Overview
Predicted 3D model of a 391-nucleotide part of an RNA (large-subunit ribosomal RNA, domain III) from Paenibacillus crassostreae. NCBI's taxonomy places the organism under Bacteria, Bacillati, Bacilli, Paenibacillaceae, Paenibacillus. Rfam family: Bacterial large subunit ribosomal RNA.
[in-house]
Context: one part of a larger RNA
């Protein structure tokens, strides 16, 4: 150098009230503005306690601070169904034996590990200061254990169970139309509350609200498939299964699959508004109490469904599942009833809580994602939410 740059998006603040030793900044309240395919919500990674309340103000906060994501105490995270183990497999690792190599040690077979895949059984409401598909409530599911009555079977005419075996499913790319459905939105209807300090507003008219899940029974668009019946030397044994081959059949049939809609669920729940009371420093829009819930219209990127058509670049595997036998086998099958393990689970999460030396205009998978105008997720303007970027 200087009390000079600078104080990190120009979305913006203003009054009053309160607290307090002390208020542009903390906390209300009522106006303003700004986001809204967002600057809202979920959620994974990665963070790891930053959450909640109480205290505090050195020092962290580019000013201030009574506030804080800062100190300091304390409290917080509940699962058979969510995600993950106790289930499968993929890239890739590891690898008995094995084969290589002076050694270290390197491939590697069986085999094991490994989700970003594939298998699986909860919904909807309430409920804290902070946790909920976890806790309450009410309705389910799944597996295993078990047994009243009953029913099948007990030496083979065997009920049952069933593979580490066969067979089929699982099982798959892309692009495009076309069509059923929900969600969702919008209007009239309903239902409630108000009659607006000032000029109008009664054929009224504003402004809010108009819902319900899994399960369970029924139905059932569409989408795919011919199916019975004999024989059979193929599928390392064995098959009734699968292949093959014949022989009838050709459907408005039959099996598969399937969203969705109707009942129940639910006399439940939720609901717009209505709304106490006490101690007292606060209480509370809390506790209760609850109306209406139709009908028409638009309509998805969800869903059925990679179903259908086309097309070249030809688009995982294993468990599981369903089938067959070999096998085993004296008991099995059946309401009630009982069991049900470890991890995660607070909070940030386009960010002031992850990665960028910072409270940094930068980076960050996925999902949802609403009105008016609009071909639109542009765009402008608003809902719900959420901010006014710490001079």
């Nucleotide at each position: 150098a200087a009390g000079u740059a600078a104080c990190g998006a120009a979305a913006a603040g203003a009054u009053c009230a309160g607290u307090g030793a002390g208020a542009a900044u903390c906390u209300g309240a009522u106006c303003c503005g700004c986001c809204g395919a967002a600057a809202g919500c979920c959620c994974a990674a990665g963070g790891u306690u930053u959450c909640c309340u109480g205290a505090g103000g050195a020092a962290g906060g580019c000013u201030c601070g009574u506030c804080c994501u800062c100190u300091c105490a304390g409290g917080g995270u509940a699962a058979g169904u969510c995600g993950g183990g106790a289930c499968c497999u993929a890239a890739c690792g590891c690898g008995a034996g094995g084969c290589c190599g002076a050694a270290a040690g390197g491939c590697g077979u069986a085999g094991u590990g490994g989700a970003u895949g594939g298998a699986c059984a909860a919904c909807a409401g309430g409920u804290u200061g902070a946790a909920a598909u976890u806790c309450c409530u009410g309705u389910a599911c799944c597996a295993c254990c078990g047994u009243a009555a009953u029913c099948c079977g007990u030496u083979a005419u065997g009920a049952g169970u069933a593979a580490u075996g066969g067979g089929g499913u699982g099982a798959c790319g892309c692009a495009g139309c076309a069509g059923g459905g929900u969600a969702g939105u919008g209007a009239c209807g309903c239902g409630g509350a108000c009659u607006g300090a000032u000029g109008g507003a009664a054929u009224a008219g504003u402004c809010c609200g108009u819902c319900u899940a899994a399960g369970c029974a029924g139905u059932g668009a569409g989408g795919c498939u011919u199916g019975u019946g004999u024989g059979u030397a193929g599928g390392c044994a064995a098959a009734u299964c699968c292949g093959c081959a014949c022989a009838c059949u050709a459907a408005u049939a039959g099996g598969c699959u399937g969203g969705g809609c109707u009942g129940u669920g639910a006399u439940g729940g939720g609901g717009a508004g209505c709304g106490a009371a006490a101690a007292u420093u606060a209480u509370a829009g809390u506790a209760g109490c609850g109306a209406a819930g139709g009908u028409c219209a638009u309509g998805a990127u969800c869903u059925c469904a990679c179903a259908c058509u086309g097309c070249c670049a030809a688009g995982a595997a294993a468990a599981g599942c369903c089938u067959c036998u070999a096998a085993c086998c004296a008991g099995g099958a059946g309401a009630a009833g009982g069991u049900g393990c470890c991890c995660g689970u607070a909070c940030c999460g386009c960010a002031a809580a992850c990665c960028g030396a910072c409270a940094c205009a930068g980076g960050u998978a996925g999902g949802c994602g609403a009105g008016a105008a609009g071909a639109g997720a542009a765009u402008u303007c608003u809902a719900a939410g959420g901010c006014g970027c710490g001079c």